About this RNA
The part of an RNA shown here (large-subunit ribosomal RNA, domain VI) has 271 nucleotides and comes from a Cellulomonadaceae bacterium. It matches the Rfam family "Bacterial large subunit ribosomal RNA". Rfam links the family to the GO terms ribosome and structural constituent of ribosome. NCBI's taxonomy places the organism under Bacteria, Bacillati, Actinomycetota, Micrococcales, Cellulomonadaceae.

[in-house]
Context: one part of a larger RNA
RNA sequence: CGCAGGAAGUUUGAGGAGACCUGUCCCUAGUACGAGAGGACCGGGACGGACGAACCUCUAGUAUGCCAGUUGUCCCGCCAGGGGCACCGCUGGUUAGCCACGUUCGGAACGGAUAACCGCUGAAAGCAUCUAAGCGGGAAGCCCGCUCCAAGAUAAAACCUCCAACACAGCAAUGUGUGAAGGCACCCCACAGACCAUGGGGUCAAUAGGCCGGAAGUGGAAGACGGGACCAAAGACUGUCGCAGCUGACCGGUACUAAUCAGCCAACAAC
Numbered sequence: 001c002g003c004a005g006g007a008a009g010u011u012u013g014a015g016g017a018g019a020c021c022u023g024u025c026c027c028u029a030g031u032a033c034g035a036g037a038g039g040a041c042c043g044g045g046a047c048g049g050a051c052g053a054a055c056c057u058c059u060a061g062u063a064u065g066c067c068a069g070u071u072g073u074c075c076c077g078c079c080a081g082g083g084g085c086a087c088c089g090c091u092g093g094u095u096a097g098c099c100a101c102g103u104u105c106g107g108a109a110c111g112g113a114u115a116a117c118c119g120c121u122g123a124a125a126g127c128a129u130c131u132a133a134g135c136g137g138g139a140a141g142c143c144c145g146c147u148c149c150a151a152g153a154u155a156a157a158a159c160c161u162c163c164a165a166c167a168c169a170g171c172a173a174u175g176u177g178u179g180a181a182g183g184c185a186c187c188c189c190a191c192a193g194a195c196c197a198u199g200g201g202g203u204c205a206a207u208a209g210g211c212c213g214g215a216a217g218u219g220g221a222a223g224a225c226g227g228g229a230c231c232a233a234a235g236a237c238u239g240u241c242g243c244a245g246c247u248g249a250c251c252g253g254u255a256c257u258a259a260u261c262a263g264c265c266a267a268c269a270a271c
Base pairs, nucleotide, nucleotide: 001152005163006162007161009159010158011157015149016148017147018146021049022048023047024046025045026044027043033038051106052105053104054103055102059100061098062097066093067092068091069090070089071086072085073084074083075082076081111143112142117137118136119135120134165178166177167176168175169174182265183264184263186202187201188200189199190198207258208257209256210254211253212252213251214250216247217246218245223241224240225239226238227237
């Protein structure tokens, strides 16, 4: 821009894409078959491999500053307590998220038309013949079926709902203005993301931050009072107050802060 008014939502599916794998064991059955050795078709079941998708309950990984420990050095005047730098200084853990080594699921069944092939009826050709007319069976393959995209499918589909007014100029076509439903922009954001888009929210508000509570993590804060080798004091270490203190993403609550106010676009004629 189109889909002959303008919108919000829900669908249909022409068409396209994806997927399409396979093993072992058990039962049937030591049956059919076979002198024996051996050993089935058909049908049913169990467990796997590789591949793929989704997910994070479990297991494992990650964690750039969540908790603790600790070395060197500089600083906060000193002690105590802290901060900076040193690969995140190093070390031990670890929530969310992301993940595989983890978990769950998938390949199918059913149906249709067939290939090789197997048949029925059957002439040409009194026989025979699956074929010439006609009718069946028959593949991991084909068409469906399963998953995803999909009406620019210009043949532009369907359904439901909302708006569809007023004024001026003009003979009319039409033009101008106001501006409906609705949308955009702006702002707060994330289950989204390179940007855009998408999704949520914008005071009639829990959208994000803050604060409060919970979960979860770390693992017992500071300080005080004790114990405590060494002649003494202080100190390392250690007990109690104390499942303490601290805590990013998780789950709730709460308008304290920011989403304020304002703006822009947007509807024909004909029948």